[in-house]
RNA sequence: GCCCUUGUAGCUCAGCAGGUAGAGCAUUCGACUGUUAAUCGAAAGGUCGCAGGUUCAAGUCCUGCCAAGGGCG
Numbered sequence: 001g002c003c004c005u006u007g008u009a010g011c012u013c014a015g016c017a018g019g020u021a022g023a024g025c026a027u028u029c030g031a032c033u034g035u036u037a038a039u040c041g042a043a044a045g046g047u048c049g050c051a052g053g054u055u056c057a058a059g060u061c062c063u064g065c066c067a068a069g070g071g072c073g
Base pairs, nucleotide, nucleotide: 001072002071003070004069005068006067007066010025011024012023013022019056027043028042029041030040031039049065050064051063052062053061
């Protein structure tokens, strides 16, 4: 220098025929319990790496860049 994969909640990840974002764990509140833990319920938490483009509509498609990992030279 070229090619490939990945980047989504605090963490691990799902969402892949474009239709407006979810799960588990963690956190907070509540129920239960003599108390804690466990269990059950609820809530909060996201400019989907950054910037553009296409579209009525983009996490998803296109372009550039950034970061991590891998391959070739």

A computed fold for a 73-nucleotide RNA from a Candidatus Woesearchaeota archaeon, annotated as transfer RNA. Rfam family: tRNA. About the family: Transfer RNA (tRNA) molecules are approximately 80 nucleotides in length. Lineage of the source: Archaea > Nanobdellati > Candidatus Woesearchaeota.